The part of an RNA shown here (large-subunit ribosomal RNA, domain VI) has 249 nucleotides and comes from a Patescibacteria group bacterium. The coordinates come from a structure-prediction model, not an experiment, and the mean pLDDT is 89. The source organism's lineage runs through Bacteria and Bacteria candidate phyla.
Context: one part of a larger RNA
RNA sequence: CGUUGAUACUUGAGGGAAGUCUUUCAUUGUACGAGAGGAUCCGAAAGAACAAACCUCUGGUCUACCAGUUGUCCCGCCAGGGGCAUUGCUGGGUAGCUAAGUUUGGACGGGAUAAGCGCUGAAAGCAUCUAAGCGCGAAGCCCCUCCCAAGAUUAGGUAUCAUAGAUACGCGGGAGACGACCGCGUUGAUAGGCUUCAGGUGUAAGCGCGGUAACGCGUUUAGCCGAGAAGUACUAAUAUAUCAUAUUA
Numbered sequence: 001c002g003u004u005g006a007u008a009c010u011u012g013a014g015g016g017a018a019g020u021c022u023u024u025c026a027u028u029g030u031a032c033g034a035g036a037g038g039a040u041c042c043g044a045a046a047g048a049a050c051a052a053a054c055c056u057c058u059g060g061u062c063u064a065c066c067a068g069u070u071g072u073c074c075c076g077c078c079a080g081g082g083g084c085a086u087u088g089c090u091g092g093g094u095a096g097c098u099a100a101g102u103u104u105g106g107a108c109g110g111g112a113u114a115a116g117c118g119c120u121g122a123a124a125g126c127a128u129c130u131a132a133g134c135g136c137g138a139a140g141c142c143c144c145u146c147c148c149a150a151g152a153u154u155a156g157g158u159a160u161c162a163u164a165g166a167u168a169c170g171c172g173g174g175a176g177a178c179g180a181c182c183g184c185g186u187u188g189a190u191a192g193g194c195u196u197c198a199g200g201u202g203u204a205a206g207c208g209c210g211g212u213a214a215c216g217c218g219u220u221u222a223g224c225c226g227a228g229a230a231g232u233a234c235u236a237a238u239a240u241a242u243c244a245u246a247u248u249a
Base pairs, nucleotide, nucleotide: 001151005161006160007159008158009157010156014148015147016146017145020048021047022046023045024044025043032037050105051104052103053102054101058099059098060097061096065092066091067090068089069088070085071084072083073082074081075080109143110142111141116136117135118134119133165243166242167241168240169185170184171183172182173181190236191235192234193232194231195230196229197228199225200224201223206219207218208217209216210215
């Protein structure tokens, strides 16, 4: 820009992905074979690699969470803290992200075939799978499964609106380089704050008691707490602008 308005839901021309393999058990120590050895077919179960999704579990990470601790400087001193030293170092660790973790997948079935195996059958009174005709037959081909998909310019379909709607602007996001996408904008739980809870750390400070002291005990499963959950309009989403709006010319 087109698809001759808008929104929502779709069909699928066409395209892409996938397609794997092993072992064990049973059949069965059967068929076969003098023996040694040793099956086809059908069935069942484990597993490998690969792929996708996810974070309940097992772990990793978690430089805005908690604690311990060394040196030094500072807050006048004690106590308690702050800065710097790779996040100073060390021990843990929520959300998120993640694999080594978890779950799932390859299927089943159909169609037409290859090599091959056949039926009927002449040319050629026989024979012959082939010349006419018919059938079976592969991890392969076409469907079936999953994904994209109407610029499929043949631009599709359905429903509802047309006092339609879209964009800007604002609050945000499991969306994201920016656009885009998704949610919300007071008729509101969109984000922040607050409350409660989950979860993490691991029993704060101050005070009291015991001890010469280091320190211990009690108050206290305390105090603190990023991303998690729910609730709650306290704060900010106020206000507003632009484009478009057929049944015609």